A computed fold for a 380-nucleotide RNA from a Desulfobacteraceae bacterium, annotated as Bacterial RNase P class A. Its mean pLDDT, the model's own confidence on a scale to 100, is 78. A source record names the gene rnpB. The organism belongs to Desulfobacteraceae, within Bacteria.
RNA sequence: GGAGUAGACUAGGCGAUCGCUGGAUCGAAAGAUCUGGAGGAAAGUCCGAACACCGCAGGGCAGGACGCUCCAUAACGUGGAGUCGCGGCGACGUGAAGGAAAGUGCAGCAGAGAGUAGACCGCCAGGUAUCCCCUCGGGGGUGUCUGGUAAGGGUGAAACGGUGCGGUAAGAGCGCACCAGUUUUCCAGGUGACUGGAAAAGCUUGGUAAACCCCGUCCGGUGCAAGACCAAAUAGGGAAGUGUUUGAGGGCUGCCCGUCCGAGCUUCCGGGUAGGUUGCUUGAGGUGUACGGCAACGUGCAUCCCAGAUGAAUGAUCGUCGCCCUGGUAUCGGGUAACCGCGCCAGGGAACAGGAUUCGGCUUACUGGCUGGUCCGGCC
Numbered sequence: 001g002g003a004g005u006a007g008a009c010u011a012g013g014c015g016a017u018c019g020c021u022g023g024a025u026c027g028a029a030a031g032a033u034c035u036g037g038a039g040g041a042a043a044g045u046c047c048g049a050a051c052a053c054c055g056c057a058g059g060g061c062a063g064g065a066c067g068c069u070c071c072a073u074a075a076c077g078u079g080g081a082g083u084c085g086c087g088g089c090g091a092c093g094u095g096a097a098g099g100a101a102a103g104u105g106c107a108g109c110a111g112a113g114a115g116u117a118g119a120c121c122g123c124c125a126g127g128u129a130u131c132c133c134c135u136c137g138g139g140g141g142u143g144u145c146u147g148g149u150a151a152g153g154g155u156g157a158a159a160c161g162g163u164g165c166g167g168u169a170a171g172a173g174c175g176c177a178c179c180a181g182u183u184u185u186c187c188a189g190g191u192g193a194c195u196g197g198a199a200a201a202g203c204u205u206g207g208u209a210a211a212c213c214c215c216g217u218c219c220g221g222u223g224c225a226a227g228a229c230c231a232a233a234u235a236g237g238g239a240a241g242u243g244u245u246u247g248a249g250g251g252c253u254g255c256c257c258g259u260c261c262g263a264g265c266u267u268c269c270g271g272g273u274a275g276g277u278u279g280c281u282u283g284a285g286g287u288g289u290a291c292g293g294c295a296a297c298g299u300g301c302a303u304c305c306c307a308g309a310u311g312a313a314u315g316a317u318c319g320u321c322g323c324c325c326u327g328g329u330a331u332c333g334g335g336u337a338a339c340c341g342c343g344c345c346a347g348g349g350a351a352c353a354g355g356a357u358u359c360g361g362c363u364u365a366c367u368g369g370c371u372g373g374u375c376c377g378g379c380c
Stems, first nucleotide, its partner, number of pairs: 001376003005372003009368001012321007020037007039352001043363002046361005051223004063219005068082005083097001084095004098214002103212002105208002120153002122149012161179006180204002182201008227278004237269006249261004285304008323349007332341003
């Protein structure tokens, strides 16, 4: 100088004025006083739980999620530490990381051939047409047909292990040596994934499973609008009483008479709705500290109580201090200089976003600086 990683923190502080809301106290009430009042993600609602109700003998099908190891945890698809693969000189990053030797499917372009592979050029053997040479036995060139060949060329991201020797008409694990891989067995290390080593078998089986599928593990459903309780008016339901010309009840009334209408009326019970109460915030809780552990995390002790609203409060204005950015700057400090720093002045800026049963994660959005290791390169 460049790079890479981890961690803790900050999302403004204080004051004044005016407001909102939960609780406590006082008050007959109006209200007064004191006190609490969003986040690191409260978000997305993607996982896992608590809690509640419904379902459930047991088993299976369908469907879904997950898939290296060990550990952590209430649990997880989450986290920590590792293993292996890939990328990087390295610190480190990254991976849904079982099976392609159960089956089915798929693969653009190029290429002869892309999978029980494949013959375009080349190489080799044989037939045949023609030409040339000839010591007349044959030999060679060019074309064509049939067959062999995966060593060479060419295509491709990928072409049925690699190198060499032998072998062969030419070739080929066809044979052999070494190397690589696979399978099996054994030894050593590790809790384990796995690592290191040894032996045997020519065994060499292309890719794709966030394609179907197979194997293994797990999963009942719905969510606080769960659920529980209290409970109007109106209209249904049930029971009892009373009444239908011996007329209940109602209108004209404040009452009586009169008159008109007239089959219902009264009481009780029960279910539901509106509305209200509860669930509701003390919890796998926060902070500090000691110990155990590489870590995630756990245990002990001390201490704290920290929103519970329901169309839904947590805000606004002003002053001041602080933070960031841009521009300027006499003097000051560093530097040869460019320039940098402290200070001062002016202007501007302050994000993402907001509870609604509660926790543990993940993911995404976003302001500002700070600190600790680590790696690479250069110079002294």
Background:
The sequence is in RNAcentral, with records from ENA. It matches the Rfam family "Bacterial RNase P class A". Rfam classes the family as a ribozyme.